[in-house]
Order: sequence, then structure tokens, then C1' cells
RNA sequence: AUGAAGGUCGUGGGAGAGUCGGGGGCUUGAAACCGACACCGAAGGAGCAAGCUUCAAAAAACCAUGGAGCAAAUCUCUCAGGUAAAUGAACUACGAUCUGACG
Repeated sequence: AUGAAGGUCGUGGGAGAGUCGGGGGCUUGAAACCGACACCGAAGGAGCAAGCUUCAAAAAACCAUGGAGCAAAUCUCUCAGGUAAAUGAACUACGAUCUGACG
């Protein structure tokens, strides 16, 4: 010197779901806060399959049985978060940077 995969930062894109009453603001609307009944999944978090490993019984191996461990998500849960806009948002494109598999 090549630069897979991954991390960070910047810019752009980025879905879903709510009303009512009080309260507040006061040009108007909303938030914070309280109550009622509903909802969403894509911050974060949690759960699990196939499979793999291991242990037990069995003479041994394979297979099968039982137990344990590892094991993904945009799936599931809805703790958290969210249900006008803004913010945020998994993911994604481009750029910069860190690291550095393979050669």
C1' cells in the first nucleotide's frame, strides 16, 4: 500500500396510532399537569425457532428420548416511548473519520 465486516459524526429520505372533559395559552392552536376510555411499534428494553454444543440412560457409534447452554428479526410483548406540528425515529443513500478481516 488492498480495504470485507463493524463503530462514530454530518447531510438527505423515513411509517404507525386519540379523542373527550378540566387546565393552560390567549389572535388561534398545542404542550406541561389531572381524569376517562381507547390505540401504535421503527428509540431503548424483553421473549422465542431452526440449528449447534453438552450431559444422562443404553455395550459402542448413528438415530431417537429427556435435561442444560448458546441462538435472529422489521416476529412477539408493550416496561419504556409514542398517537396535530416540531423534536425523536428502526432502516437507508452519500460524505468524512476510526478500526482492520482477506490478500